This is a predicted structure of a 75-nucleotide RNA (transfer RNA) from Synechococcales cyanobacterium RM1_1_8. Its Rfam family is "tRNA". It is annotated as a transfer RNA. The sequence was found in a public genome assembly. The coordinates come from a structure-prediction model, not an experiment, and the mean pLDDT is 81.

RNA sequence: GCCGGUGUAGCUCAGUGGUAGAGCACCUAACUCGUAAUUAGGGGGUCGUGCGUUCAAAUCGCAUCACCGGCUCCA
Repeated sequence: GCCGGUGUAGCUCAGUGGUAGAGCACCUAACUCGUAAUUAGGGGGUCGUGCGUUCAAAUCGCAUCACCGGCUCCA
């Protein structure tokens, strides 16, 4: 330099055009002598960034950033 993949909640991930979600973690309450466990409830998101397409974009297009992998060149 070229090609491909990944980027969504604190962590691990789902969601492939029509209201952004799950598990774990966190907070509150119940239960308990207390803790854990269990049950019920709750908070938490510029969907990497910018521009575009569309009535409508996490989802499609272009550019760009970060990380991972492969190939190639030079030394």